A computed fold for a 72-nucleotide RNA from an Acidobacteriota bacterium, annotated as transfer RNA. Rfam family: tRNA. From the family's description: Transfer RNA (tRNA) molecules are approximately 80 nucleotides in length. By type it is a transfer RNA.
RNA sequence: GCCGGUGUAGCUCAGGGGUAGAGCAUCGCACUUGUAAUGCGAGGGUCGGGGGUUCAAAUCCCUUCACCGGCU
Repeated sequence: GCCGGUGUAGCUCAGGGGUAGAGCAUCGCACUUGUAAUGCGAGGGUCGGGGGUUCAAAUCCCUUCACCGGCU
């Protein structure tokens, strides 16, 4: 230098055009003599940044940044 992949909640990851989800973690309540475990509930993300297409973009296109891999 060229090619490809990944980037979404504190962490690990789904979602591949129609109002963003799960598990774990956190907080509250129940249960317990108490803690843990268990059950119920709550909060938490304008989807790496910018631009474009579209009535509508996490999703499609362009560009850029970070990380990973391959080729030279």
The sequence is in RNAcentral, with records from ENA.